[in-house]
Context: one part of a larger RNA
RNA sequence: UGACGGGGACCCGCACAAGCGGUGGAGCAUGUGGUUUAAUUUGAAGCUACGCGAAGAACCUUACCAAAUCUUGACAUCCCUCUGACCGGUCUUUAAUGGGACCUUUCAUUCGGGACAGGGGAGACAGGUGGUGCAUGGUUGUCGUCAGUUCGUGUGGUGUGAUGUUGGGGUAAGUCUCGCAACGAGCGCAACCCCUAUCUUCGGUAGCCAGCAAGUUAAGUCGGGCGCUGUGUGGAGCCCCCCAGGGAUAACAAGGAGGAAGGGGGGGAUGAUGUCACAUCAUCAUGCCCCUCAUGAUUUGGGGUACACACGUGCUACAAUGGGGUAAACAAAGGGAAGUGAGAGGGUGAUCUGGAGCAAAUCCCAAAAAUAACGUCCCAGUUCGGACCGUAGUGUGCAACCCGACUACUCGAAGCCGGAAUCGUUAGUAAUCGCGGAUCAGAAUGCCGCGGUGAAUACGUUCCCGGGUCUCGCACU
Repeated sequence: UGACGGGGACCCGCACAAGCGGUGGAGCAUGUGGUUUAAUUUGAAGCUACGCGAAGAACCUUACCAAAUCUUGACAUCCCUCUGACCGGUCUUUAAUGGGACCUUUCAUUCGGGACAGGGGAGACAGGUGGUGCAUGGUUGUCGUCAGUUCGUGUGGUGUGAUGUUGGGGUAAGUCUCGCAACGAGCGCAACCCCUAUCUUCGGUAGCCAGCAAGUUAAGUCGGGCGCUGUGUGGAGCCCCCCAGGGAUAACAAGGAGGAAGGGGGGGAUGAUGUCACAUCAUCAUGCCCCUCAUGAUUUGGGGUACACACGUGCUACAAUGGGGUAAACAAAGGGAAGUGAGAGGGUGAUCUGGAGCAAAUCCCAAAAAUAACGUCCCAGUUCGGACCGUAGUGUGCAACCCGACUACUCGAAGCCGGAAUCGUUAGUAAUCGCGGAUCAGAAUGCCGCGGUGAAUACGUUCCCGGGUCUCGCACU
C1' cells in the first nucleotide's frame, strides 16, 4: 500500500421489512446426477452448471456402439500414364455404401501438343469433434451499469509511497459546488444513438372516408378528396426555464403555474482499470504432443429417448372470482414463393378436394382469448382434474417398431392448496389472457417478441445478503 475483522461512522440495492404471486406436496414435460448398458457421444459444476452449448437427436444431424467396407483416401495441391469425357439412363447383385454389364455423350488446334474431366500408379501429403482452455488468440460469464481506476507536472518524504481522489454540503453518479499544495488531464458517469408518449411541416398509395356524387344482399366497391385516423420524412417540445419559501447569495432540494409529458418522462443499446490460472482446443484459429491398414473415411442397424432413485427449471391442476354450452365484441407485432393458401364443397374432427388472390399498408396465415349477455351444473374426487389405457384415423416423411405430432370415441390415476426451507416482483409493473416468430419435411409446456385486462404495498434501515466511501486495529502481504 492492500486484504481481513462475529471493529466503528455514513450511504445504496426487491437486501430486509410491507404486500401480491409462486417453488418445495400431485401428474406430466424438460435438463442434470446416479445406476444400467455393446453404446447410453461430449462440454458446463456455489452465486456465475442443471428448458445451459442444442433457434428444434426417427434416417441425416452424430462426435458413441455393433457389423460390413476403403487406404494418396470423403476434401486440397503437385508428378507420370491411359481414355474422351462429366452429366444422364437401363439391367443385375448387396442390409446399404459398394461391385459387375450396357447405351448415350467434350472444346479448340499450327495435328506436336493443350484446356477440362474421368480411370490407374508412385510419393510428398491429406484427414483427426484425438489430448492439453494450467501453452494461446478470439469470444463470453461474474463482481456490476457498481462509481470507480489512473496519469503528467508540482509539492512535502531517505524510501516503499503520499497528495491530487481527503474535508463541509449535495447527487443516480469521482454528478456538482465551496474549501484546500496542489494545478490539470485520460478511461469510466452523463450526453451524443434507437424505440416510445404530445404537437407540427411536407408527401398521398396499397392506408383513411368528413363533405359531394354513383352503387350493393353486404362492402371505400367506384368517381373524387387527403379534412380525420394511420403511415413515412423533417422539425418543435422539458431547460429547475418562470414564481415564491429553504439552503451559504452556491450546488441542490420540497411546492406551485403553464404543459401531452417535470425535475434522469418510460424502455433499450452501451459494461472503465481489474478479479475469478472463470468458461470455451467441440464455432473458428493456433503452439506442442499423439493416430496414419487408423484415433482417418463410407454405409446399414442401434444408441443419445434406458430407470429401484435424487435434484433443478417449467406446464397442468386441485375448482363456483369456477367448468361446460349458445349466440356477440375489441388488438399489437410478425411471417409468406419448393411459400401463404381465400370463397366453395366432403368429413363429428385432425384434415381432404380444388386453386381465386398475393414477392404483400393491396392477398393470405387470422379465429384473438380472457371479457360482456343468456341459460346450466350446486360443493361432490364432482359436468373439477386430466395422467394412463384401448380402438379407429389424419397429415409429414424413403421410413413413425425402438422413437414424433395431431384428431374422434372409450378409459378416468394422483391431486381438496402443499413440512423445513426458498424464489420473483415497486406500475401499465406483478398477476392473468391469448397472438406471432426463429429453428423446422414433421416434431414446444422451451426461447425470443407482441398486445388485452390490470392490482396490492413500501412505516422504515434494528436485523440477513451484496456493494461503495472514510476511519481504527492488524499475528497476513
Molecule: small-subunit ribosomal RNA, 3' major domain
Organism: uncultured bacterium